[in-house]
Molecule: Bacterial RNase P class A
Organism: Pseudomonadota bacterium
RNA sequence: GGAGUCGGCCGGACAGUCGCUGUGCUCUCGCCUUCGGGCGAGGAGCGUGGAGGAAAGUCCGGGCUCCGCAGGGCAGGGUGCCAGGUAACGCCUGGGCGGCGCGAGCCGACGGAAAGUGCCACAGAAAAUAUACCGCCGAUGUGCGCACGCAAGUGCUGCACAGGUAAGGGUGAAAAGGUGCGGUAAGAGCGCACCGCGCGACCGGCAACGGUUCGUGGCAGGGCAAACCCCACUCGGAGCAAGGCCAAAUAGGGGAACGAUUACGCGGCCCGCGUAGUUCCCGGGUAGGCCGCUUGAGGUGAACGGUGACGUUCAUCCCAGAUGAAUGACUGUUCUCGACAGAACCCGGCUUACAGGCCGACUCCUUCU
Repeated sequence: GGAGUCGGCCGGACAGUCGCUGUGCUCUCGCCUUCGGGCGAGGAGCGUGGAGGAAAGUCCGGGCUCCGCAGGGCAGGGUGCCAGGUAACGCCUGGGCGGCGCGAGCCGACGGAAAGUGCCACAGAAAAUAUACCGCCGAUGUGCGCACGCAAGUGCUGCACAGGUAAGGGUGAAAAGGUGCGGUAAGAGCGCACCGCGCGACCGGCAACGGUUCGUGGCAGGGCAAACCCCACUCGGAGCAAGGCCAAAUAGGGGAACGAUUACGCGGCCCGCGUAGUUCCCGGGUAGGCCGCUUGAGGUGAACGGUGACGUUCAUCCCAGAUGAAUGACUGUUCUCGACAGAACCCGGCUUACAGGCCGACUCCUUCU
């Protein structure tokens, strides 16, 4: 100088004017009052706070609220190497194993295929009880041929069939351990050596797992569980329109008092009862209002413990809370000319979107000293 990997941070800046919304103080307005004061989706002025790293998708986990729930089981869902962190998680950290990269590093639903069932297109002999298209062999057996022999028969580098084989070819994403030597008619773990694999022991590690260790088995079972399934762990449901409180007008419900002794009903008459009127009280509930609502598994700094995620202690800070729903508009200066995008109960994650810029650690290549 070039190429790259990982982690962290920023997301135009400054000033002025006019607005919007929360809140504190002061003033004011209205209503009530036991005259002390209280109340209000009131108003004005001043001060002060006012979107994000993802506020997004609503995919996981939790808090909170209501409902359900003796205990156990079935069904169903989720998760799935090991250890740790955490309120919890499908998240994070560290480690193991496998794959990719020269490397820094990156990626992995990564339990079980020897419980059972099922599937494996096309091609191919065969896709899992193994099998045989070309090929190789044809020792053995049968037939034929040829040679010898009177014959029985014997011989042959001959042919065919039965049969043997799985080396080689060929198919496929994948073909029943690999290489070599021996062996054989040809071959084959058939035998042996090495490699690989299974099992056991020993050693290291909390464990997953690892070992140029030892012993043992010729070696059985190809893949798919993101197919059913088995195993282990785990899971109640709905969600702030949760849920709670206050409470008009109108209509309807319950109760008390008063009242004409009037009307109607209880099939004709009497008593009685009910309905119809006025006033007051009570409860449910609608509009509307209030709470829930933002002080929280919170932020910042330091020390200590830990490889780390994280934890403990101390100090310090208060940082949107709306409900037709605010966070904006205009002007000026300036720069590298500004991306994705807008809170709605809260928090921890994951995923997705994103112009441009800054910082740190590390790797590889080249050159110079």